[in-house]
Context: one part of a larger RNA
RNA sequence: UUGUGUUUAAAGGGUGCGUACGCGGUUUAUUAAGUUAGUGGUUAAAUAUGUUGAGCUAAACUCAAUUGUGACAUUAAUACUGGUAAACUGGAGUACAGACGAUGUACGCGGAAUAAGUUAAGUACCGGUGAAAUGCAUUAGAUAUAACUUAUAACUCCGAUAGGGAAAGGCAGCUUUCCAGGCUGUAACUGACGGUGAUGCACGAGAGCGUGGGUAGCGAACAGGAUUAGAUACCCUUGUAGUCCUCGCCCGUAAACUAUGCUCACUGGUUCUGUGCGAUAUAUUGUACGGGAUUAAGCGAAAGUAUUAAGUGAGCCACCUGGGGAGUACGUCGGCAACGAUGAAACUC
Numbered sequence: 001u002u003g004u005g006u007u008u009a010a011a012g013g014g015u016g017c018g019u020a021c022g023c024g025g026u027u028u029a030u031u032a033a034g035u036u037a038g039u040g041g042u043u044a045a046a047u048a049u050g051u052u053g054a055g056c057u058a059a060a061c062u063c064a065a066u067u068g069u070g071a072c073a074u075u076a077a078u079a080c081u082g083g084u085a086a087a088c089u090g091g092a093g094u095a096c097a098g099a100c101g102a103u104g105u106a107c108g109c110g111g112a113a114u115a116a117g118u119u120a121a122g123u124a125c126c127g128g129u130g131a132a133a134u135g136c137a138u139u140a141g142a143u144a145u146a147a148c149u150u151a152u153a154a155c156u157c158c159g160a161u162a163g164g165g166a167a168a169g170g171c172a173g174c175u176u177u178c179c180a181g182g183c184u185g186u187a188a189c190u191g192a193c194g195g196u197g198a199u200g201c202a203c204g205a206g207a208g209c210g211u212g213g214g215u216a217g218c219g220a221a222c223a224g225g226a227u228u229a230g231a232u233a234c235c236c237u238u239g240u241a242g243u244c245c246u247c248g249c250c251c252g253u254a255a256a257c258u259a260u261g262c263u264c265a266c267u268g269g270u271u272c273u274g275u276g277c278g279a280u281a282u283a284u285u286g287u288a289c290g291g292g293a294u295u296a297a298g299c300g301a302a303a304g305u306a307u308u309a310a311g312u313g314a315g316c317c318a319c320c321u322g323g324g325g326a327g328u329a330c331g332u333c334g335g336c337a338a339c340g341a342u343g344a345a346a347c348u349c
Stems, first nucleotide, its partner, number of pairs: 005319002007303002012317001014203004023194001025088007033081002035077006042070001050066006091193001092190003095186004100181001104178001106176001108174002110155001114151007126135001164171001208250001209248002212245002217243002223237003261316006268295012298305002322349003331342004
């Protein structure tokens, strides 16, 4: 490089926006760059391909003739691709109307639980476990109960084993603020404005880092009690960082998973469900966009998948090439650091 592939065997980038390259709807005219055909010279010899002939008995082999790709020039063709001009509405977008949702953002508010404190009444343990002990309290009145006060974090039911919106990460008490979204209906407007997307930019759970707060519960580390042959664990009692808020050009990773890249077209049924718009005999039923189950053809090594494809095709990007060594070393880039990105080889089986 060709080729085979990427759910589970190696392999889909964590996600989006978007530059370049490559790809691109319908019609007409024109052009003739690509494309196709003819002609011309050129393409040294040797080598090489095919054909024909000749010479070694044949073949290999040798010899001769002819042929050949490529680039150039020129003439012609115009289906397709490209260029130019004009037009179109199905792709894409805009407008208007409507409903929808835990989408995001900022402020305020709410009740339950938990903990602490105070008070009341009350008496002997409480707590914890497989069993215990450490622990708490100890007549200075605990635990349990009731009332009040304070604090922090999280939002029971509704709630869905088949709900919703969101690019992914992720999103759930209630009201309000600001911003955004897809969907449906109308078919009024623009008229291919599109799809993908190397580099790049932005977002990106948790943990972690820096600044200043906060700290109820939980809880790495640490300490103690058990268990055990030991127990640097599992169990128990405490408990710091952290978990929460603030700001940050902070970090940039996850089984970031549907282990399944994005977009478009086409291809059987049955059934449930969310949001719209219709029809109707109010029993039902059509349609658009979503979310599930099940099965057919097909595909698949099988498990399975099957209009939410892993089916049939098209376009673009990313990635793979035996196991270990190794996501390591070295170098480079990024980072406060922790580390991240890129990423080998020797050797070995």
This is a predicted structure of a 349-nucleotide part of an RNA (small-subunit ribosomal RNA, central domain) from an uncultured organism.
The prediction has a mean pLDDT of 80.
RNAcentral holds the full RNA, with entries from Greengenes.
It matches the Rfam family "Bacterial small subunit ribosomal RNA".